[in-house]
A computed fold for a 72-nucleotide RNA from Sulfolobus acidocaldarius DSM 639, annotated as transfer RNA.
RNA sequence: GGACCCGUAGCUUAGCCAGGACAGAGUGCUGGCCUGCGGAGCCAGUGGUCCCGGGUUCAAAUCCCGGCGGGU
Repeated sequence: GGACCCGUAGCUUAGCCAGGACAGAGUGCUGGCCUGCGGAGCCAGUGGUCCCGGGUUCAAAUCCCGGCGGGU
């Protein structure tokens, strides 16, 4: 220098191929219940510039271009 893959919540990650309306789950954290006590169980709450910029479109996490970071 070239090719391919990846980047979504504090952490792990679904969705992306085939655009559609509040971006979902687990875990964590906070509060409550339960309990002899509890870091176990149950309930509620709390969370995101979808790596950054631009383009296409009525509409972009998703498609296109450029850049940044990581991996092979």
Its Rfam family is "tRNA". Its family is annotated with triplet codon-amino acid adaptor activity in the Gene Ontology. The family is grouped with related families in Rfam's "tRNA clan". The family's RNA type in Rfam is transfer RNA.